[in-house]
RNA sequence: AACGGAAACGAUGGUAGCUUGCUACCAGGCGUCAAGUGGCGGACGGGUGAGUAACGCGUAGGAAUCUGCCCAGUAGUGGGGGACAACCAGGGGAAACCCUGGCUAAUACCGCAUACACUCUACGGAGAAAAGGAGGCCUCUUCUUGAAAGCUUUCGCUAUUGGAUGAGCCUGCGUGAGACUAGCUAGUUGGUAGGGUAAAGGCCUACCAAGGCGACGAUCUCUAGCUGGUCUGAGAGGACGAUCAGCCACACUGGGACUGAGACACGGCCCAGACUCCUACGGGAGGCAGCAGUGGGGAAUAUUGGACAAUGGGUGCAACCCUGAUCCAGCCAUGCCGCGUGUGUGAAGAAGGCCUUAGGGUUGUAAAGCACUUUCAGUAGGGAGGGACAGGAUGAGAUUAAUACUCUCGUCCACUGACGGUACCAACAGAAAAAGCCCCGGCUAACUCCGUGCCAGCAGCCGCGGUAAGACGGAGGGGGCUAGCGUUAAUCGGAAUUACUGGGCGUAAAGCGUACGCAGGCGGUUGAAUAAUGUGGAUGUGAAAGCCCCGGGCUUAACCUGGGAACUGCAUACAAUACUGUUCAACUAGAGUGCAGCAGAGGAAGGUGGAAUUCCAGGUGUAGCGGUGAAAUGCGUAGAUAUCUGGAGGAACAUCAGUGGCGAAGGCGACCUUCUGGGCUGACACUGACGCUCAUGUACGAAAGCGUGGGGAGCAAACAGGAUUAGAUCCCCUGGUAGUCGACGCCGUAAACGAUGUAAACUAGCUGUUGGGAGGAUCUGCCUCUUUAGUAGCGUAGCUAACGCGAUAAGUUGACCGCCUGGGGAGUACUGCCGCAAGGUUAAAACUCAAAUGAAUUGACGGGGCCCCGCACAAGCGGUGGAGCAUGUGGUUUAAUUCGAUGCGACGCGAAAAACCUUACCAGGCCUUGACAUCCAGAGAACUUUCUAGAUAUAUAUCGGUGCCUUCGGGAACUCUGUGACAGGUGUUGCAUGGCUGUCGUCAGCUCGUGUCGUGAGAUGUUGGGUUAAGUCCCGUAACGAGCGCAACCCUUAUCCUUAUUUGCCAGCACGUAAUGGUGGGAACUCUAAGGAGACUGCCGGUGAUAAACCGGAGGAAGGAGAGGAUGACGUCAAGUCAUCAUGGCCCUUACGGCCUGGGCUACACACGUGCUACAAUGAACAGUACAGAGGGAAGCGAUACCGCGAGGUGGAGCAAAUCCCCGAAAACUGUUCGUAGUGCGAAUCGGAGUCUGCAACUCGACUCCGUGAAGUCGGAAUCGCUAGUAAUAGCGAAUCAGCAUGUCGCGGUGAAUACGUUCCAGGGCCUUGUACACACCGCCCGUCACAUCAUGGGAGUGGGCUGCAAAAGAAGUGGCUAGUCUAACCUUCGGGAGAGCGCUCAC
Repeated sequence: AACGGAAACGAUGGUAGCUUGCUACCAGGCGUCAAGUGGCGGACGGGUGAGUAACGCGUAGGAAUCUGCCCAGUAGUGGGGGACAACCAGGGGAAACCCUGGCUAAUACCGCAUACACUCUACGGAGAAAAGGAGGCCUCUUCUUGAAAGCUUUCGCUAUUGGAUGAGCCUGCGUGAGACUAGCUAGUUGGUAGGGUAAAGGCCUACCAAGGCGACGAUCUCUAGCUGGUCUGAGAGGACGAUCAGCCACACUGGGACUGAGACACGGCCCAGACUCCUACGGGAGGCAGCAGUGGGGAAUAUUGGACAAUGGGUGCAACCCUGAUCCAGCCAUGCCGCGUGUGUGAAGAAGGCCUUAGGGUUGUAAAGCACUUUCAGUAGGGAGGGACAGGAUGAGAUUAAUACUCUCGUCCACUGACGGUACCAACAGAAAAAGCCCCGGCUAACUCCGUGCCAGCAGCCGCGGUAAGACGGAGGGGGCUAGCGUUAAUCGGAAUUACUGGGCGUAAAGCGUACGCAGGCGGUUGAAUAAUGUGGAUGUGAAAGCCCCGGGCUUAACCUGGGAACUGCAUACAAUACUGUUCAACUAGAGUGCAGCAGAGGAAGGUGGAAUUCCAGGUGUAGCGGUGAAAUGCGUAGAUAUCUGGAGGAACAUCAGUGGCGAAGGCGACCUUCUGGGCUGACACUGACGCUCAUGUACGAAAGCGUGGGGAGCAAACAGGAUUAGAUCCCCUGGUAGUCGACGCCGUAAACGAUGUAAACUAGCUGUUGGGAGGAUCUGCCUCUUUAGUAGCGUAGCUAACGCGAUAAGUUGACCGCCUGGGGAGUACUGCCGCAAGGUUAAAACUCAAAUGAAUUGACGGGGCCCCGCACAAGCGGUGGAGCAUGUGGUUUAAUUCGAUGCGACGCGAAAAACCUUACCAGGCCUUGACAUCCAGAGAACUUUCUAGAUAUAUAUCGGUGCCUUCGGGAACUCUGUGACAGGUGUUGCAUGGCUGUCGUCAGCUCGUGUCGUGAGAUGUUGGGUUAAGUCCCGUAACGAGCGCAACCCUUAUCCUUAUUUGCCAGCACGUAAUGGUGGGAACUCUAAGGAGACUGCCGGUGAUAAACCGGAGGAAGGAGAGGAUGACGUCAAGUCAUCAUGGCCCUUACGGCCUGGGCUACACACGUGCUACAAUGAACAGUACAGAGGGAAGCGAUACCGCGAGGUGGAGCAAAUCCCCGAAAACUGUUCGUAGUGCGAAUCGGAGUCUGCAACUCGACUCCGUGAAGUCGGAAUCGCUAGUAAUAGCGAAUCAGCAUGUCGCGGUGAAUACGUUCCAGGGCCUUGUACACACCGCCCGUCACAUCAUGGGAGUGGGCUGCAAAAGAAGUGGCUAGUCUAACCUUCGGGAGAGCGCUCAC
């Protein structure tokens, strides 16, 4: 260390003032230093991802370029000039700042000279540079100041070449979504010329041409920075693009240029806009997506820290300076890694907690205790490495004339650390300071108690919670992870659930309705060529980091670091040529053409025919026709229907006719003619891959519908009328218009189905049928083997979730197309296209659900089918429902009317007996260890008499009484008192239970083992053919057996026999009585009660399958289960019962327990169930006369006798009962009266009088007598029972019970009718079928409407965003142009000119 400087500070020197150590001034001379000129850098570094679907990025290449600083080379660096800042003076402004005048320097600016190279060139030539500074030496000199020339080193400067680095441009390939974006493009595509750029180029301009892009997705819209990589995944992939690295873009929003090597510039400029701030209102200022920090937003993200010590950058010769790059520190468990919270021992298995079967178990060696250790944290001490450049001194070398300077290499010197109280090391003390979170129903490792009671709550999915919750909450225990653990959000995986690897399309979602066919995809045999594709190795590249492998460094690890591998890609050249491709040459097996035949409802047009319906005309003829489940509307005496003749008109073509034929599909059916398409067969000839498939496209395409003009017989939407019906906008009937028919033109859809795309190859068989060919024969006809093209039925392998398919594949392959991706919303909205319209086609989303679906299985169900059963119906008999009463229930009432039972399967039920009791309810009065049980303490025998008060319970007083056993202590029983454990509860839960019971149902079913079949649920057995009351038996049979049920064994009854003989019996023999088995006696009979016999389809005939069995018959008392009973499979109904009993949980404890009196359960506008009595003459009443069985009897049954009209009373024989009594059965039979009447029926109700039971009949008993004499004259709709000793009818007995049945359970008497039959009603059983049901038809489920809410579409409109076209306005700026204005350098003939600036204007 480019330049002119000195405002401030300090030192020094000087001057002045004096207050004598201060102030002021002077000196750029010094340390230094402000602003300015100039240079370089502000294009790096740092941030962000708005835009961008693009040559933006990635990768591989390319040519027409620039490149400051850096490196190497070549040549220079000469000589002049004019300014402008700063500064001074003046002025304006609030400020920002600005204006005017004057002085001045340069590495600032401008000419001139020169120009190796450079640029241009008409090859003659022309054009264009530069800057000096610093150190040193030498010489002169006023001797330390100044000057001049020279030398030298170094930093620069100019021109240029090459390099390096960086940048610009171009290209191939790759890099999101949407076709509901299909056409886009005028500078657009190309050429020529010019301009412009550092550079190629429509980059720009003029002219010329009409191109360029696009289904291999242009254009448009939406979204997005790209990559190395990251996460995940076995991989292929999928998602992402933080940190680190490369590229791009952006810098408040938009536009623009300037400067510069580089920008259209984050911390530069100009303009416009929005926003913020200042203002004196005139005007100005700003841009954190730099680092910190603030506000806001948000679920959420840090310090207004230290330092340039290191690494790096900028400037500078350098020292140094700058650097929120960077290095560090702070905050955050955000992540990764490492470490600690102690270690050993310790059983009395402590205490406490929790559980408990009450024994114990568990927490748990866990703790305590004992013995150790000290990481980490703490205290105080020591203490690396990150540090080497540079600087100073000095030595050597290089350089040089030089021992200057400078550089290189040594030596020495002093110094530089933010981190930092660093890492690390030793010392001290003491287990000392240091464990949480989630979970425990399954998935999924880990279980109990308490609380709660569909509440509170949980929940990832399934789901848990309604009184015993391993699922909620708490606790104990356990499991997992651990300085973390859970939740939420997100990505990949599992998901073969978009399937390239690696899926599907008959029925689950999915084959276009069918064909033709351009593009596209795929393509037969042989040879040659080529080498595009594919293959091989090589070269280049594939940044670094990351991943992976092998090493190294921090005590280890995370982390850092060295090397390798990898980067599966792209490019280049080479090699080989089997395949694919291309070209050439050939072939005939694919495909096609020709020839000869064959079948056919294939298509189109024209013509012809008969039957039938209807209508018209005429004849005959008379009262109906027609229609239906039955009718009516309708037609008909104006003559229908019927019948005959004739005619008209339209449509359709019986029989043949067939899982027969033809056609691409839709579809095609009388006959004839013409035109025409396709298929099949045979043998030969020809072409020579001409083929297959097919997005877009084109054509055809049932029915209905539409348009125009025709036609119209029948049929028949709409419509009308009649029926049906609660209604009937249906089904049925009578009519009837579009339409159905033909022509032309639209529509373009169907369960357009084989729910099965087209074409090709291969892969067991059998049978039928259609059209051809070949062979054989007894030759029209028949047969067989075979071949081909169709069309059907079985079936192997194989496939399939199964069902099923199976050469006509849904098997095995390869080719091409179409389509699918949970259900609903929805084949809908919007858009486009098509259509006259109807509509078609293309085709979503929001929202919502946790399913929707297929095939098969077991049940259940069906106004499905087949078969079968039973008083199920039918055939009968008698009832109920109407009346009165009894009884039960509901309801109502009440202080209470206690509780339970509620379709069948509650309601004369629990209750086989409510006056008190019962009794559980209510009112009132009482008790509290209690009425009852056990234990303890004390007292007393127990017990008993009497009185008073009271409704009683109870209370008080009182008389009598002292027992039994004893080892003499006491004990046992009983009573009283006291204390607490406890008693007690008909309080609750039958949906916590046991037990018991009802019901389906005395229905014939329900299962198991082994085997077999099926992926499985499951099936088979148990189904089938017969048969039975029966899953009873027989036969068959991939089943063989077995169990629980059925039947039998048990009881009663019907016949006989044996035995027995009293209380029963009495034939014969006696006795006796008025009479009686009364008596002797008898044991025959009846009966009694023990044991036996008998009935088994055993016998005969028939049917059947020779079976099982059925039918008929004989014999028999009884015949096919003789009759009746007991007996109730697996299960169903959360059926009933906590009030029989038992019992878990819960609840009450001077009461929800206990005692007592009275009341209630017995109420009464009403409704229902079950019964009794009746309504009468098949009866009632009266009189007389017969015949049972089964029971009961001692606080009992109670005879004869007497009294009472009677209920009953008195009385007491006999009888613990085959002995006595209840006990005279009644209906029946024989007579008499009544005479159809609300009565001589019926008995309710009421009055009176009584009897009996009982402590007591008022509420509230039964019975008797007298009187009273209601309803009721056979019962609507509906409904119940019964098939033989049954129904019906008439009595008798018993249990309960003091008394009280019309109820219940039994008994015997009299004693019928009917069953054709299984169609129907209700129920049940087997098989089968359908199912969207499985809480199982009392199921499931659809739509409207009402209210509320959410989402979407439309909606008169309205607001906003993006954008095309057209038009208008337009700042700054750049370029062009230029009347105006203005101007230092250069030129000048001194007039001016050249050129520049400002301004106008044009384009952008």